This is a predicted structure of a 390-nucleotide RNA (Bacterial RNase P class A) from Rhizomicrobium sp. The prediction has a mean pLDDT of 76. It matches the Rfam family "Bacterial RNase P class A". Its family is annotated with ribonuclease P activity, tRNA processing and dimeric ribonuclease P complex in the Gene Ontology. The RNAcentral record of the sequence draws on ENA. Of the family's consensus pairs, 93% are formed in the model. It is recorded under the gene name rnpB.
């Protein structure tokens, strides 16, 4: 100096007019209910997003427990109010490295699946190939041929083909035998632990897939602020009750006719549902800010402090100055470079001067932890490779 890595941050600033909107207050008007006018003073994110986990809160269901069934998460060990989240640590895979990925329990409980190719995808195979030492035949005998058989070293498919790699050894070959790597249980050491180092032992047993079904642990009623509570008009529509009318009629009881019988009217008190609406829920919380202390950390303890959007088809805004990153543009122009014999000319980082433009994703809707996923620009720490210099 370049290329990276990982953790934190900030995401326009200030003034001035008009606005919305929450609270708080002063004056005034009204008999109140409330209107009118002022004054202070709070008003979106780091993701307010997606609604993908896990809570609190609220109503329904529910006598505790266990079970079944469904869904969930899954090395260890911690944090947590809880998690699928965080922190440390192990394990495996990637990078030269700082770092950085893993839905990471069981494949010897069962069951199913391994497409294409290829001999052969699990009861492992034997297509080229490798051998002819033992038994048998043909040959007078070698040698060669044929039968019986042996072999999985090479080769070939494939994502995967039953330990590797070397020596010996054999007819050829094989863990067939040593070695050394790998595995696999058993023993000792080190850790809480997951797991990790050592010894000897064993000749290799179990081919892969549980985001297939399943077994094993553990964890989980449901719906969700439209949740729910409260008040509560006009009108129309049920309920009791009492007045008045009290039949000409209509209606029902399958039809017809007769005989009964119910309903159907208005008024007026009261109840109780309940629509519009209207108030709570709704902001003092696992709360922010600062400092000590525990802790490798996630985090927790204690003090001090400070109150810091609450709308309801939805405010949290507009306009203007002035500044700031940052881009582009012109001019001046310095170190460099190029060209030239020189003189000097072009080019030309930094810098200085004017001017133009200019700020991403996006917006609470009950609230908290977290995930994920967008995001111009821009600062800050630590580290990591590389090359220079001293």
């Nucleotide at each position: 100096u370049c290329a990276g890595a990982u953790g934190g941050c900030c995401g326009g600033a200030u003034g001035g007019c008009u606005g919305c909107u929450g609270g708080c207050u002063g004056c005034u008007c009204g008999c109140g209910a409330g209107g009118g006018u002022g004054g202070c003073u709070g008003g979106a994110g780091g993701a307010a997003a997606g609604u993908c986990c896990g809570g609190g809160c609220u109503c329904c269901a529910c006598g505790g427990a266990a079970g079944c069934a469904c869904g969930g998460u899954g090395a260890c060990g911690g944090a947590u109010a809880a998690c699928a989240u965080c922190c440390g640590c192990c394990g495996g895979g990637g990078g030269u490295g700082a770092c950085c990925c893993c839905a990471g329990g069981g494949a010897u409980a069962g069951c199913g699946c391994c497409a294409c190719a290829g001999a052969a995808a699990u009861g492992a195979c034997a297509c080229c190939g490798c051998c002819u030492a033992a038994g048998g035949c043909c040959c007078u005998a070698a040698a060669g041929g044929c039968c019986c058989g042996g072999c999985a070293a090479g080769g070939u498919u494939g994502a995967a083909a039953u330990g590797g790699u070397g020596c010996g050894g054999u007819a050829a070959g094989a863990g067939c035998g040593c070695a050394c790597c790998g595995c696999a249980a058993u023993c000792c050491c080190g850790g809480c632990a997951a797991c990790g180092g050592g010894a000897g032992u064993g000749g290799c047993a179990g081919g892969g897939c549980a985001a297939g079904c399943c077994c094993c642990a553990c964890c989980g009623g449901g719906a969700g602020c439209a949740a729910g509570a409260c008040c509560g008009a006009a009108u129309a529509g049920g309920g009791a009750c009492g007045g008045c009318a009290g039949g000409u009629g209509a209606u029902c009881g399958g039809u017809u006719u007769c005989c009964g019988g119910a309903u159907c009217g208005u008024c007026g008190u009261c109840c109780g549902g309940g629509u519009u609406g209207g108030u709570c829920g709704c902001g003092u919380g696992a709360g922010g800010u600062g400092g000590c202390g525990a802790g490798c950390a996630a985090u927790c303890g204690c003090c001090a402090u400070c109150c810091c959007a609450g709308a309801g088809g939805a405010a949290u805004a507009g306009c203007c100055a002035u500044c700031c990153a940052g881009u582009c543009c012109u001019g001046c122009g310095u170190a460099g470079c190029u060209c030239g014999a020189a003189a000097g000319a072009g080019c030309g980082a930094a810098g200085c001067a004017g001017g133009a433009u200019g700020g991403a994703c996006a917006g609470a809707a009950c609230c908290c932890g977290g995930c994920u996923u967008a995001c111009a620009g821009g600062c800050c720490a630590u580290c990591u490779g590389a090359c220079g210099c001293a």